[in-house]
RNA sequence: CAAGCCGGAUGGAUGACCGCCUGCCGCACCUGCGGCGGGAGGAAAGUCCGGGCUCCGGAGAACAGGGUGCUGGGUAACGCCCAGGCGGGGAAACCCGACGGAAAGUGCCACAGAGAACAGACCGCCAACGGCCGCCCCGCUUUCUUUGGACGGCGGGCGGUGCGGGCAAGGGUGAAACGGUGGGGUAAGAGCCCACCGCUCCGCUGGCGACAGCGGGGGCACGGCAAACCCCACCCGGAGCAAGACCAAAUAGGGAGGCGCUUGAGGGCGGUUCGUCCGAUGCCUCCGGGUUGGUCGCUCGAGGGCGGGAGCAAUCCCGCUCCCAGAUAGAUGGUCAUCGCCUCGCGUGCCGGUAACGGCUGCGGGGACACAGAACCCGGCUUACAGCCCGGCUUGGGCC
Numbered sequence: 001c002a003a004g005c006c007g008g009a010u011g012g013a014u015g016a017c018c019g020c021c022u023g024c025c026g027c028a029c030c031u032g033c034g035g036c037g038g039g040a041g042g043a044a045a046g047u048c049c050g051g052g053c054u055c056c057g058g059a060g061a062a063c064a065g066g067g068u069g070c071u072g073g074g075u076a077a078c079g080c081c082c083a084g085g086c087g088g089g090g091a092a093a094c095c096c097g098a099c100g101g102a103a104a105g106u107g108c109c110a111c112a113g114a115g116a117a118c119a120g121a122c123c124g125c126c127a128a129c130g131g132c133c134g135c136c137c138c139g140c141u142u143u144c145u146u147u148g149g150a151c152g153g154c155g156g157g158c159g160g161u162g163c164g165g166g167c168a169a170g171g172g173u174g175a176a177a178c179g180g181u182g183g184g185g186u187a188a189g190a191g192c193c194c195a196c197c198g199c200u201c202c203g204c205u206g207g208c209g210a211c212a213g214c215g216g217g218g219g220c221a222c223g224g225c226a227a228a229c230c231c232c233a234c235c236c237g238g239a240g241c242a243a244g245a246c247c248a249a250a251u252a253g254g255g256a257g258g259c260g261c262u263u264g265a266g267g268g269c270g271g272u273u274c275g276u277c278c279g280a281u282g283c284c285u286c287c288g289g290g291u292u293g294g295u296c297g298c299u300c301g302a303g304g305g306c307g308g309g310a311g312c313a314a315u316c317c318c319g320c321u322c323c324c325a326g327a328u329a330g331a332u333g334g335u336c337a338u339c340g341c342c343u344c345g346c347g348u349g350c351c352g353g354u355a356a357c358g359g360c361u362g363c364g365g366g367g368a369c370a371c372a373g374a375a376c377c378c379g380g381c382u383u384a385c386a387g388c389c390c391g392g393c394u395u396g397g398g399c400c
Base pairs, nucleotide, nucleotide: 001396002395003394004393005392006391007390008389010387012339013338014337015336016335017334018333020039021038022037023036024035025034026033027032041371045382046381048380049379050378051377052376053240054239055238056237060274061273062272063271065236066235067234068233069232070084071083072082073081074080085099086097087096088095089094100231101230105229106228107225108224109223122171123170124167125166126165129164130163131161132160133159134158136157137156138155139154140153141152143150144149179197180196181195182194183193184192198220199218200217201216202215203214204213205212206211244296245295246294247293254287255286256285257284258283259282266278267277268276269275303322304321305320306319307318308317309316310315341367342366343365344364345363346362349360350359351358352357
């Protein structure tokens, strides 16, 4: 200097004029005026998780249902975060993981292929064994014989032949082929045997643990899929600010039906059961009518900033300090100027350095260009994001 990876910050500022919303105080009481102060986000988005809060329910148990799924921590909690382990990707920094169990059971693995879980012979390999064959060789021998041998038979040898048989090592099919590489052995082969690796069992060491390392034994066998059903472990009341509380006003103190009155009807408790609670001039169901006004909830919080301490970290503790929107068809806008920022063009010098190289600076034109607007509030995750800056790490190149 370049490329890559990780993290953080920012994503305009100031002034003037006009126009908005709101807190508090004061004055006015026809909805207003004045003063002091405040006024969108890192994602406000998605509504995917977890809560606070409100209401229902004496808030319990079981089943069903749902969620998570390596270990140890953090947290109010989580499916989140941190640190590790294992696996995968990458040269590395780093990134990703739906990461418990396949000898509890069931199920699936299309097509191709011989064969897809105690499977299998398409192309092939094998003359050891048995069989078959032979213008071949040797030995023995019945018969014949012109005594040289001839026909035949038996046995052996040699050669041939994949008929019986042996093989799953080589090739092919496939996403995947019933361990891998090398050697021995064999007729040819095969964990058949051996070495190493892999797998499994046992032991030791280290670690809180997931796991890792080492040693020994072993049959060389127990493929994959659980983001298939399932098994195992842990977790889970429901509904939700349109929750809910209050005020005011209005109407039809309406109509119908059912069951009852303590020997318990009916209703509530996410579904079911148990259990339990309410319940008697009572309760439930259905039809119809009125009100769609206002106030609260509504912003002081698991809050922000700074400093110190503990911890690898997430985070926690302590001290000091600050109050930073509360709208309700829903506020932040417009104009001008300066600076900053971005971009284009034209350049010039200065400074630092041994060097490679770096920093500063002038003039002119243009631009306001990212994703994007709170609505009860927080902690996360996910998605979107122009430009610029800071820090750390990995790799490559160059200079001294």
The RNA shown here (Bacterial RNase P class A) has 400 nucleotides and comes from a Nitrospirota bacterium. Its mean pLDDT, the model's own confidence on a scale to 100, is 77. Of the family's consensus pairs, 95% are formed in the model. The sequence was found by an Rfam model in a public genome assembly. Taxonomically the source falls in Nitrospirota (Bacteria, Pseudomonadati). Rfam family: Bacterial RNase P class A. Its family is annotated with dimeric ribonuclease P complex, tRNA processing and ribonuclease P activity in the Gene Ontology. Rfam classes the family as a ribozyme.